[in-house]
């Protein structure tokens, strides 16, 4: 240089046109002599940037950046 895949909250992750699930951690509570641990309930302007198609885009196109890989 070519080719592919991936990029969602602190963190790990589903979902792949119709308005974003879960867990883990934080926050509060029960509980305990305090703490841990389990339970319980809760928070957050999370979809890498920029166009383009669509009523409607995380999701399809196109280019950028990032990271991983393979080819040379």
């Nucleotide at each position: 240089g070519g080719c592919g895949g991936c990029g969602u909250a602190g963190c790990c992750a589903a979902g792949u046109g119709g308005u974003a699930a879960g867990g883990c951690a934080u926050g509060a509570g029960u509980c305990u002599g305090c703490a841990a641990a389990a339970c319980u309930c809760u928070u957050a302007u999370a979809c890498g940037g920029g166009g383009g198609u669509u009523c409607g885009a995380u999701u399809c196109c196109c280019c950028c950046c990032g990271c991983c890989g393979c080819c040379u």
Model confidence (mean pLDDT): 80 of 100. The RNA shown here (transfer RNA) has 72 nucleotides and comes from Candidatus Yanofskybacteria bacterium RIFCSPHIGHO2_01_FULL_44_17. Rfam family: tRNA. The family's RNA type in Rfam is transfer RNA. The organism belongs to Candidatus Yanofskyibacteriota, within Bacteria.